[in-house]
This is a predicted structure of a 679-nucleotide part of an RNA (large-subunit ribosomal RNA, domain II) from a Nanobdellota archaeon. RNAcentral holds the full RNA, with entries from ENA.
Context: one part of a larger RNA
RNA sequence: GCCAGGGAGUUUAUUUAUGUGGCGAGGCUAACUUUUUUAUAAGGUAACCGGAGCGAAAGCAAGUCUUAACCGGCGUUAGUCACAUGGAUGAGACCUGAAGCCAAGUGAUCUAUUCAUGGACCGGGUGAAGUCUUCCGAAAGGAGGAUGGAGGCCCAAACCGUUGUUACGUGCAUGUACUCGGGUGAUCUGUGAAUAGGGGUGAAAUGCCUAUCUAACUUGGCGAUGGCUGGUUCCUGCUGAAAUAUGCCUUCGUAUAGUCUUGUCUAGUUUGUCAGCGAUGUAAAGUACGGAUAAAAUUUGCAGGGUCAAAUGAUUACGGAAUUUUUUCCAACUCAGAAGCUGUUGACUGCGUACGACAAGAAACAGGGGCAGUAUGUAAGAUACUGUUCCGAAACCGGAACAAUGGAGUCCGGAGUUAAGGUCCCUAAAUCUGUAUUAAGUGUAUCGAAAGGUGUCUUGAACCUGAGACAGCGGGGAUGUAAGCUUAGAAGCAGCUAACAUUUAAAGAAAGCGUAACAGCUCACCCGUCGAGGUCCAGGGCCCUGAAAAUGGACGGGGCUAAAUACAGUACCGAUACUCCGGCGGCUCUCAGAUGAGAGUUCGGGUAAGCAGGCGUGCUUUUUGUACAGAAGCAUCUUCGAGAGAAGGUGUGGAACGAGAAGCAAUGAGAAUCCUGGU
Numbered sequence: 001g002c003c004a005g006g007g008a009g010u011u012u013a014u015u016u017a018u019g020u021g022g023c024g025a026g027g028c029u030a031a032c033u034u035u036u037u038u039a040u041a042a043g044g045u046a047a048c049c050g051g052a053g054c055g056a057a058a059g060c061a062a063g064u065c066u067u068a069a070c071c072g073g074c075g076u077u078a079g080u081c082a083c084a085u086g087g088a089u090g091a092g093a094c095c096u097g098a099a100g101c102c103a104a105g106u107g108a109u110c111u112a113u114u115c116a117u118g119g120a121c122c123g124g125g126u127g128a129a130g131u132c133u134u135c136c137g138a139a140a141g142g143a144g145g146a147u148g149g150a151g152g153c154c155c156a157a158a159c160c161g162u163u164g165u166u167a168c169g170u171g172c173a174u175g176u177a178c179u180c181g182g183g184u185g186a187u188c189u190g191u192g193a194a195u196a197g198g199g200g201u202g203a204a205a206u207g208c209c210u211a212u213c214u215a216a217c218u219u220g221g222c223g224a225u226g227g228c229u230g231g232u233u234c235c236u237g238c239u240g241a242a243a244u245a246u247g248c249c250u251u252c253g254u255a256u257a258g259u260c261u262u263g264u265c266u267a268g269u270u271u272g273u274c275a276g277c278g279a280u281g282u283a284a285a286g287u288a289c290g291g292a293u294a295a296a297a298u299u300u301g302c303a304g305g306g307u308c309a310a311a312u313g314a315u316u317a318c319g320g321a322a323u324u325u326u327u328u329c330c331a332a333c334u335c336a337g338a339a340g341c342u343g344u345u346g347a348c349u350g351c352g353u354a355c356g357a358c359a360a361g362a363a364a365c366a367g368g369g370g371c372a373g374u375a376u377g378u379a380a381g382a383u384a385c386u387g388u389u390c391c392g393a394a395a396c397c398g399g400a401a402c403a404a405u406g407g408a409g410u411c412c413g414g415a416g417u418u419a420a421g422g423u424c425c426c427u428a429a430a431u432c433u434g435u436a437u438u439a440a441g442u443g444u445a446u447c448g449a450a451a452g453g454u455g456u457c458u459u460g461a462a463c464c465u466g467a468g469a470c471a472g473c474g475g476g477g478a479u480g481u482a483a484g485c486u487u488a489g490a491a492g493c494a495g496c497u498a499a500c501a502u503u504u505a506a507a508g509a510a511a512g513c514g515u516a517a518c519a520g521c522u523c524a525c526c527c528g529u530c531g532a533g534g535u536c537c538a539g540g541g542c543c544c545u546g547a548a549a550a551u552g553g554a555c556g557g558g559g560c561u562a563a564a565u566a567c568a569g570u571a572c573c574g575a576u577a578c579u580c581c582g583g584c585g586g587c588u589c590u591c592a593g594a595u596g597a598g599a600g601u602u603c604g605g606g607u608a609a610g611c612a613g614g615c616g617u618g619c620u621u622u623u624u625g626u627a628c629a630g631a632a633g634c635a636u637c638u639u640c641g642a643g644a645g646a647a648g649g650u651g652u653g654g655a656a657c658g659a660g661a662a663g664c665a666a667u668g669a670g671a672a673u674c675c676u677g678g679u
Base pairs, nucleotide, nucleotide: 001679002678003677004676005675006674011091012090013089014088015087016086017085018084019083020082021081022080023079026049027048032043033042034041035039053060054059063074064073065072094231095230097228101221102220103219104218105217106216112195113194114193115192116191117190118189119188120187121185123155124154125153126151130147131146132145133144134143135142136141159182160181161180164178165177167176168175197213199209200208201207234614235613236612237611238610239609244257245256246255247254248253260361261360262359263358264357265356268351269350272348273347274346275345276344277343278342280340285334286333290330291329292328294326295325296324297323298322299321300320302319304318305316306315307314308313367391368390369389370388371387372386373385374384375383376382396407397406398405411583412582413581414580415579416578417577421573422572423571424558425557426556430570432569433568434567435566436565437564443560444559451545452544453543455542456541457540458539459538460537462535463534464533472529473528474527475526476525478502479501480500483497484496485495508523511522512521513520584604585603586601587600588599589598590597591596615668617665618664619663620662621661622660623659624658625657626656633652634651635650636649637648638647639646640645
């Protein structure tokens, strides 16, 4: 892990509601007693509930209290007993699960310390005191050589320990290897004994006290307690939530309300639309008020500053204040002001025991996503709110996949039609029709900015143009004159002034390059050639650049120049949607009387939860059956039922087992790191 068996809302008391039954202004006995036909018997009327309430009370009484009185408050309505079921309360109270607290005992065969009595320490090194001796010295003493054998001395076995590798290992639980510390001592060790749980012992680490220690273990109190985790066993039908408000030493809980369910009662009720009369101050907007903002004008020497100047001033293109005009705004501005939301009345519409009231039972009070908006935030798959919708508790189709995104609300079977989305292949259906655009594989995908583009298509305006435009090519581009001034020079082209005239088809007292200054090369402008559109501005569509992430790579893929994009159109595919047919069930109504028939249904998703009806197991009573010509059980097959399940056949088995009615319950397993056994 698997299999089998076991395994969780029970019992009792009180209370409340509902149902059924008995009696009924009454109902009912308890303990107990008696009998025998020991029973659902007979007795037992104490107690209890009800039959009258109101008031603090005296008290009054279908009333009473308050009050001067009225109003008003509480009353004036059949109960009681038994059984069953749903709840509540007290008890272990659905089951399992703590860490802990207390008491009484058991432990020092491990280990800590101590006591008693024993045992153990190869070998080597060093060489203290003392002693002997030689020498020096007056002495005190010193030096050398021997001898000697001290030491919590050194090296290193046994023995004790366990530093590092944080190597390997995790083995019925501290090992293995290498390395390392102590090793005559505060040493190690055998045996026997002492100290006991808020206690011991401790060279002190909260260490150790039998693999257990910030308070051992065992048993008991004990089914401690747990607002926490997990689990909680057959079927079907009907309805169907909430994750909000308020309070709480409250935030994983709970109470009340809201929301859900069931029952009883009750005739209207109002989801929506329109109209009348109201409420509102948001969006947008506006500047009438308040505040901010930019520019200008006028008035005022007026806080400050400047100038004149030294006065008790004057003046002022700075500045201040006020007014006016125009500019730009405002969550804490509003003259005015929507949509929306909302009150009330009426009409239509919808619904119809509905809305609502009362009684009983809950669950829930961790929510989440989209859209529109507000606040905080750089932002967030952020946080907190408001409205709505969906997921939660919703299947099915599309979106490649994908709780909440688009379509659409799933009883069963069959046929058809559509929705969103699609129709080249994977893959059902158009290689459909028409007109354009794109050349970037742009795109076919949710997403790319500012800034750029002589990419390309298109719209509009102006101007030039067969009296020849634009571009190209050829030619001219002159003269007075080197304009005047300046200057070393200044000749179109350093600089200043002026910018005229002539000849012309046209040509600036010169737009650029150039020279020291000239020269030289172009330009403007004109002619010729060519022969048809051109130049410029303002928009629009698609496209390009801008454009960077880590294995190679993603339009779902193949691939596509349409199978891309835009605007139109016609077909088709496509869902549990819609329509039709058949069936099942619920609810309402009518009929019939037993449990049916007919009609209607804008009924039939569902978590928590409520309600209803059934299936199965064991036992009891009663009625009635089956079985050696084969009971139960086991195996297998078939049939019936929506299902829990039921019935039958065959084989095996070898002696008991059902069915109807009523009742009682230790009554249904797949999960609880469930328990026991097997494997």